[in-house]
RNA sequence: UUUCAUCCAGAGGUGGCAGAGGGACAGGCCCGAUGAAGCCACGGCAACCGCUCGACUCGGAGCACGGUGCCAACUCCUGCGGACGGGAAGUCCGAAAGAUGAGA
Numbered sequence: 001u002u003u004c005a006u007c008c009a010g011a012g013g014u015g016g017c018a019g020a021g022g023g024a025c026a027g028g029c030c031c032g033a034u035g036a037a038g039c040c041a042c043g044g045c046a047a048c049c050g051c052u053c054g055a056c057u058c059g060g061a062g063c064a065c066g067g068u069g070c071c072a073a074c075u076c077c078u079g080c081g082g083a084c085g086g087g088a089a090g091u092c093c094g095a096a097a098g099a100u101g102a103g104a
Stems, first nucleotide, its partner, number of pairs: 001104007013042005021031003025079004043071003048067002050063004054058001075097001080094005
């Protein structure tokens, strides 16, 4: 870079170092000196890979030693197109972008 799958659930923390940023981008709106990012240790969630069983290649059941991932807010909301609506607001559907996993 590309393909496929998932993204309204859950954990949402403790201690140490550190010291002003962080929530991808833009706008908004939030979080943060009652301590942001980052690093270390511990804890937890989930079940993509994995393992066991079933069934025979699956929209099944279970496990959590291992490889990842994750632990404010729906992917925090919107961004592009469409439907409803006189319009605005709002709701819904799809895409794009992004994130994670597995493969190429």
The RNA shown here (SAM riboswitch aptamer (S box leader)) has 104 nucleotides and comes from a soil metagenome. Of the family's consensus pairs, 94% are formed in the model. It matches the Rfam family "SAM riboswitch aptamer (S box leader)". Gene Ontology term of the family: regulation of gene expression. The RNAcentral record of the sequence draws on MGnify.